[in-house]
Molecule: Bacterial RNase P class A
Organism: Alphaproteobacteria bacterium
């Protein structure tokens, strides 16, 4: 200097001047609900969003327990109130590396699925190919017979005998092809996958058929709390794959929620029909079922009808936040200090005006800088509360590490 990975902070400031909400004091005033002025103080978020997890907290509800149903997690190991988080590792995958992704138990309990090509898709299989044989065609090339010419020899003249060339027929090797039989699963092809995988050596071609080494099973030993890793020993080894299929296994988990619940006040009809079950051996009571234990006396399901839509708690000190110390590779704990940091209810924190900063464009100027002008500012809003995951983000600052490049 550029690219890249992880993390972590920001996301306007500031004063004027009007206004809002809630909290607290003084004071006045009240119809006892509360109003009115005055002083402190305090007022949206890193995601408040999504409603995906886990819990605090209410109510069933007088408890306990155990099974099923239904639903959730799934490697060790540690953290937490807990959790599907979080943090360190382990094994696979990705990246050159820093880092990153896994819905990571189990395919010999069982059952489904592997389509389409392909010969063949589980204890299979020969499409092309490759080796052998036997059979048939054809070429070539020896060889043997026979003929015909030629010549050689021989003879009064023959014949038998040699040699050559050409034609036939056999016949043997070999090449080329066709067909049957046998072998073969190394090459080829087709797929996501083809019954390990590379070489070596053997065969008639082949093959773990044999070696070697990797790979796959087992056994033992180290070294780790394990997950699991390493070494070595034996074994020619192969019913493959696939559970975000269905299932098993091993662990969780009652339910239904702040529209949860109290409680004040007022008001009405503690209302009517209809159906099922059941009557003290029964029924009731927030998944269903059983047990046991206390206690109550009818449960349910439809529909029609009434009354209340008022207020007040629940509602802000909390598994709180911040800083230090000590512990621990970390998550995070313990101590020590320090603050109190929204509580609304149709729904509070605005509105205007000035400086100033921050980013983009222009332009002027000595590039660097400065300096005017114009424009811009993301994603978004509490409603019970916390821990967490996930989604959304304009702009701007910081750390660490990895890579390339270039100087020294």
């Nucleotide at each position: 200097c550029c690219a890249g990975a992880c993390g972590g902070c920001u996301g306007g400031a500031c004063g004027g001047c009007c206004g809002c909400u809630c909290u607290u004091u003084a004071g006045c005033u009240c119809u006892c609900g509360g109003g009115c002025u005055g002083g402190g103080g305090a007022g949206a978020g890193g995601a408040a969003a999504g409603u995906c997890c886990g819990g605090g907290c209410u109510c069933c509800a007088c408890g306990a327990a155990a099974a099923c149903a239904c639903g959730g997690u799934g490697c060790c190991g540690g953290g937490u109130a807990a959790c599907g988080c979080c943090c360190g590792g382990c094994g696979a995958g990705g990246g050159u590396g820093a880092c990153u992704u896994c819905a990571g138990g189990g395919a010999c309990a069982g059952u489904g699925c592997c389509a389409c090509a392909g010969a063949a898709a589980g204890u299979a299989a020969a499409c092309c190919g490759c080796c052998c044989a036997g059979u048939g065609a054809u070429c070539a090339a020896g060889c043997c017979a026979u003929g015909c010419c030629a010549c050689c020899g021989g003879u009064a003249a023959a014949a038998g005998g040699g040699u050559g060339u050409c034609a036939u027929c056999g016949u043997u090797u070999g090449g080329u092809u066709g067909c049957u039989g046998g072998g073969u699963a190394a090459g080829g092809g087709u797929g996501a996958a083809a019954g390990g995988g590379u070489g070596c050596g053997g065969u008639a071609a082949g093959a773990g058929c044999g070696c070697a080494c990797c790979g796959c099973g087992u056994c033992u030993u180290u070294g780790g709390u394990a997950a699991c890793a390493a070494a070595g020993g034996c074994g020619g080894c192969a019913c493959g794959g696939u559970a975000a299929a269905c299932c098993c296994c091993a662990c969780c988990g009652g339910g239904a929620g702040c529209a949860a619940g109290a409680c004040c006040a007022a008001a009405u009809a503690g209302g009517g029909a209809u159906g099922a079950c059941a009557u003290a051996u029964g029924g009731c009571a927030u998944g269903u079922u059983u047990u046991c234990g206390a206690g109550c006396u009818g449960u349910c399901a439809u529909c029609c009808g009434g009354g209340u839509c008022g207020g007040u708690c629940g509602c802000a000190c909390g598994a709180g936040g911040c800083g230090g110390a000590u512990g621990g590779u970390a998550a995070c704990a313990u101590u020590c200090g320090u603050c109190c940091c929204a509580g609304a209810u149709g729904a509070a924190u605005g509105g205007u005006c000035g400086u100033c900063g921050c980013c983009u464009u222009u332009c002027a100027u000595u590039u660097u800088g400065u300096g005017a002008a114009a424009g811009g500012g993301a994603c978004a809003a509490a409603a019970c509360c916390c821990g967490g995951c996930u989604u959304a983000c304009a702009g701007g600052c910081c750390g660490u590490c990895u890579g390339g490049c270039g100087c020294u």